[in-house]
RNA sequence: CUCGACAAGGGCAAACCCACCGUGAGGUGGGGACGCAAAGCCACGGAUCAGGCUAGAGACCUGAUGGCCGGGCUACCGAAG
Numbered sequence: 001c002u003c004g005a006c007a008a009g010g011g012c013a014a015a016c017c018c019a020c021c022g023u024g025a026g027g028u029g030g031g032g033a034c035g036c037a038a039a040g041c042c043a044c045g046g047a048u049c050a051g052g053c054u055a056g057a058g059a060c061c062u063g064a065u066g067g068c069c070g071g072g073c074u075a076c077c078g079a080a081g
Stems, first nucleotide, its partner, number of pairs: 002081001003078002011036002016031006034067001040073003044070003047065006
């Protein structure tokens, strides 16, 4: 460096419930744990979703998802290979 163990010490927190914010997708906080070795950070490409636009759709515009897939940056621990 690669890799990721029924290792050690820790970390995060899906669904669901409550409160608040948002037209909405969703977000924040508390409870709660399905999972996660980058489930840490970044909307760069794709995807999906919401709103706008439109007669309607596509295209386009503005957003959302980093726990959808790629990509970029950074990082704890150290068995075996």

A computed fold for an 81-nucleotide RNA from a Candidatus Rokuibacteriota bacterium, annotated as c-di-GMP-I-GGC riboswitch aptamer. The sequence was found by an Rfam model in a public genome assembly. Its mean pLDDT, the model's own confidence on a scale to 100, is 84. Rfam family: c-di-GMP-I-GGC riboswitch aptamer. The family has 40 seed sequences and 1,298 matches in Rfam 15.1.